[in-house]
This is a predicted structure of an 83-nucleotide RNA (transfer RNA) from an Actinomycetota bacterium. Its Rfam family is "tRNA". Rfam links the family to the GO term triplet codon-amino acid adaptor activity. The family's RNA type in Rfam is transfer RNA. Taxonomically the source falls in Actinomycetota (Bacteria, Bacillati). Its mean pLDDT, the model's own confidence on a scale to 100, is 80.

């Protein structure tokens, strides 16, 4: 240099055009216990807000579309193969 694959919360990961983060772990609050663990209930991307709620978010930028993590283009990072 060329080809292929990957990048999504704190972690592993799901969704392959139609509510992003299902599910699990972890974490927070509560119940239970003498205590710890286990179990059960609720919550948990980020920002703002007392709350109701609002905004924003799939490596970065742009495009297509009513609608993009997903399709197209450029770039960044990592891995594999070829030279």
């Nucleotide at each position: 240099g060329g080809g292929c694959g990957a990048g999504u919360g704190g972690u592993g990961g799901a969704a392959c055009g139609g509510u992003a983060g299902a599910c699990a772990c972890g974490c927070u609050g509560g119940c239970u216990u003498c205590a710890g663990g286990a179990g059960c209930c609720a919550g948990u991307g980020c920002u703002c807000g007392c709350a109701a709620g609002a905004g924003u978010g799939u490596g970065g930028g742009g495009g297509u579309u009513c609608a993009a993590a997903u399709c197209c283009c450029c770039c960044c990072u990592c891995g594999c193969c070829c030279a």